[in-house]
The prediction has a mean pLDDT of 83. The RNA shown here (SAM riboswitch aptamer (S box leader)) has 105 nucleotides and comes from a soil metagenome. Its Rfam family is "SAM riboswitch aptamer (S box leader)". Its Rfam clan is "SAM clan".
RNA sequence: CUCAUCAAGAGAGGUGGAGGGUAACGGCCCGAUGAAGCCCGGCAACCCACCUGCACCAUGGUGCAGGAAGGGUGCCAAUUCCGGCGGACAAGUCCGCAAGAUGAG
Numbered sequence: 001c002u003c004a005u006c007a008a009g010a011g012a013g014g015u016g017g018a019g020g021g022u023a024a025c026g027g028c029c030c031g032a033u034g035a036a037g038c039c040c041g042g043c044a045a046c047c048c049a050c051c052u053g054c055a056c057c058a059u060g061g062u063g064c065a066g067g068a069a070g071g072g073u074g075c076c077a078a079u080u081c082c083g084g085c086g087g088a089c090a091a092g093u094c095c096g097c098a099a100g101a102u103g104a105g
Base pairs, nucleotide, nucleotide: 001105002104003103004102005101006100011040013039014038015037019030020029021028025083026082027081041076042075043074046072047071048070050067051066052065053064054063055062056061080099084097085096086095087094088093089092
C1' cells in the first nucleotide's frame, strides 16, 4: 500500500498488588466485592495442515460449499465504550466516509 472483517462469542481459577478502558486530550465508565501484568482456562475460525460433498481438469491439482480445531495469529466490560466529516427524517436513529484494530498478501 491492497483486500476482508469489526452489534455475536469467551472463568465466581491461580498469582499479583493499583491501576485500567493500548497514543494524547475530552467525555463516560471499570477497579480493594480487588486494576494492569504473568500462568492456567476459554472464544472465534483470518492463514497453514486436515476431513466431507460438488464442479472443472494436463490425474496432479484447482475452485466452491460445509466440517473440525492440530499449528500460526487474534481476542475474552460497555458497537471499534463515545468523540471527526457528509447525508436522510422531528428528538434520536439510520446510512456512507474518515480514523483505528485484526488477519492475509